[in-house]
Annotation:
Large-subunit ribosomal RNA, domain I from a Chloroflexota bacterium, 495 nucleotides, folded computationally. Its mean pLDDT, the model's own confidence on a scale to 100, is 82.
Context: one part of a larger RNA
RNA sequence: GGCGUUUGGUGGAUGCCUUGGCGUCGAGAGGCGAUGAAGGACGUGGCACGCUGCGAAAAGCCACGGGGAGCCGCGAGCAGGCUUUGAUCCGUGGAUAUCCGAAUGGGGAAACCCGGCCCGCAAGGGCCAUCGCGCACUGAAUCCAUAGGUGCGCGAGGCGAACCCGGCGAACUGAAACAUCUCAUUAGCCGGAGGAAAGGAAAUCAACCGAGACUCCGCAAGUAGUGGCGAGCGAACGCGGACUAGGCCAGUGCGCAGGAUACGAUGAACCGGAACGACUCUGGAAAGGUCGGCCGUAGAGGGUGAGAGCCCCGUACGGGUGGAUCGUGACUUGCGACUUGAGUAGGGCGGGGCCCGUGAAACCCUGUCUGAACGUGGGGGGACCACCCUCCAAGCCUAAGUACUCCUCGACGACCGAUAGCGGACAAGUACCGUGAGGGAAAGGUGAAAAGUACCCCGACGAGGGGAGUGAAAGAGACCUGAAACCGGACGCCU
Numbered sequence: 001g002g003c004g005u006u007u008g009g010u011g012g013a014u015g016c017c018u019u020g021g022c023g024u025c026g027a028g029a030g031g032c033g034a035u036g037a038a039g040g041a042c043g044u045g046g047c048a049c050g051c052u053g054c055g056a057a058a059a060g061c062c063a064c065g066g067g068g069a070g071c072c073g074c075g076a077g078c079a080g081g082c083u084u085u086g087a088u089c090c091g092u093g094g095a096u097a098u099c100c101g102a103a104u105g106g107g108g109a110a111a112c113c114c115g116g117c118c119c120g121c122a123a124g125g126g127c128c129a130u131c132g133c134g135c136a137c138u139g140a141a142u143c144c145a146u147a148g149g150u151g152c153g154c155g156a157g158g159c160g161a162a163c164c165c166g167g168c169g170a171a172c173u174g175a176a177a178c179a180u181c182u183c184a185u186u187a188g189c190c191g192g193a194g195g196a197a198a199g200g201a202a203a204u205c206a207a208c209c210g211a212g213a214c215u216c217c218g219c220a221a222g223u224a225g226u227g228g229c230g231a232g233c234g235a236a237c238g239c240g241g242a243c244u245a246g247g248c249c250a251g252u253g254c255g256c257a258g259g260a261u262a263c264g265a266u267g268a269a270c271c272g273g274a275a276c277g278a279c280u281c282u283g284g285a286a287a288g289g290u291c292g293g294c295c296g297u298a299g300a301g302g303g304u305g306a307g308a309g310c311c312c313c314g315u316a317c318g319g320g321u322g323g324a325u326c327g328u329g330a331c332u333u334g335c336g337a338c339u340u341g342a343g344u345a346g347g348g349c350g351g352g353g354c355c356c357g358u359g360a361a362a363c364c365c366u367g368u369c370u371g372a373a374c375g376u377g378g379g380g381g382g383a384c385c386a387c388c389c390u391c392c393a394a395g396c397c398u399a400a401g402u403a404c405u406c407c408u409c410g411a412c413g414a415c416c417g418a419u420a421g422c423g424g425a426c427a428a429g430u431a432c433c434g435u436g437a438g439g440g441a442a443a444g445g446u447g448a449a450a451a452g453u454a455c456c457c458c459g460a461c462g463a464g465g466g467g468a469g470u471g472a473a474a475g476a477g478a479c480c481u482g483a484a485a486c487c488g489g490a491c492g493c494c495u
Stems, first nucleotide, its partner, number of pairs: 001494009015480001016445002020416002022413007029405002031159002039100003042055003046078002050074002061094006070082003105114003115128005130156009163194001164192005174181001178228001204211002215242005225233002246397003249341001254336006262328005270319003276292004281288001293310002295299001301313003346370008356382001377392005432439002452479001455467004
C1' cells in the first nucleotide's frame, strides 16, 4: 500500500411527523376613501433586538353584553403589579388616532421645510388645494346683456384580484417567402361602472304557416357562406333547455330615494349537551390485552405518557340579547320626465361593423356634403321593381337566468408532506444581488415531561471530553431516524 472483516467520524438520504400549502364545492361578502383610504415612516413596553398590537390618551382608554379564574402578546427571564368590588380574554359600539401618502395652505429630494387668517392669557384648536354643478351678489369693452370677479352650499379626486362596457391599438407568428389576409377587434395603454356589467320589451324574425323583449347553455354546424377561393375565418333560421316581467314620458298614475311604523326572515360573543369501571396482564406511561357494563338525533375530528363512543375539547340536537340587514304591504316626504321623438330617415364621397376581403351587397355605424314624408305616412323581408306579409326608427327605465374571487366562514380531497406543497411551515418578498426597473434564496423535528446534566476530574478560570446524576432511552445532550459518497482505527491475509 491492497483486499477482507469490523468499529467509528463525517454527511443528511430514507422512514415517520406537520404548525404550512394546493384544489374543489357550498354559503357569505363584493368594496375602502376628504369623517383623510390602500400603503408606509417614526414612535410606543420597567429592562425591548425582531414580529405582533397600538398612536403623544400609543401591547392601550370608555360603555354595554358574554365569560368565570386566572392574567400582564410571540417571550421562556428579572423586577413589579392586576384580579370574585369579576381581571386577562371574546363580541358590539364609541374615544384617541404623530408624520407621509389622493394629500388638499405654499413648497418639497415622501414621512421634511415655510406661511396667512380666526379663537385663546398661554398651551393649543379651527380654517385656507383644484375641478364640476347650483345659488346669491357684483360686473367690462358695450345700452341691455355676456365674459369675468367674490361668497356660500353640494359633489368629485385616490386605492383595489378577477369579472364587465367603451376608446386607442401592435408585432412576433401562420400563410412553409410575402404585401391583401392571419395572429386579433388579442397583448398593451386609456376612460368608466357594478356586485355583477352589458343587453332588453320589435321600424324583430318568419314565409303566405306562424313566432313574440333580452341574456346564457346544448344542437343546428365546422353546415350556409366567406377567402391571394391560399392559410384560414365562419354565421343565421329553426329546435331543446336555464330564467321569465314588463313599465314610463305632466298626474286618483309610474319610477327612484328617504323616514317612521307593522309583520316575517336571518341571527355576535356565548350557553346547555348522553354514557366506565376493574385487574397479581404487558409497559416508563394504557387509550393496548382480559373481564364485566353503559350512551347513542352524539361511533365527525382532535387531545391526553402507545390504539379512548362513555377522561378532556368537541360532535348530534337545542338555546341565545341588543342592534343591524333583508323581504312584504300600507302611510308619508322629496325628487324625476318635456307627449309618438328632424339636421332625423334616406342619398353622394371616404371608411368601419356583420359569415360577407366591394362583390349583384341588402342591413347597421358615421368623418364630410346633402336631405324627406308625417298614418291618405314610414321601415323591413339580401341589388332593384310589383304584389303580398310584417313591424312603427330617430326618447327613457327594467329584475332573473350569465361572468368573476383580492376577501370571510364551513366542508371535502385515489392533493403535497420540508429538493414536495405557495417564492415563503422558520424574524420571507426577508437576507442577499442590482444605479434602477427588477431578481430573489437557504433555513422544520430533544423528550411524555426540561426532569436541559447538581457535584468531581483532565484542560487555558477554554473548546471538548471522562465520571456522576435525570430519563424508558443520552448510542434522545442540541438533539428523532441517521443510507451513500468521503476520512480514520482495530484485526486477518498478501506484497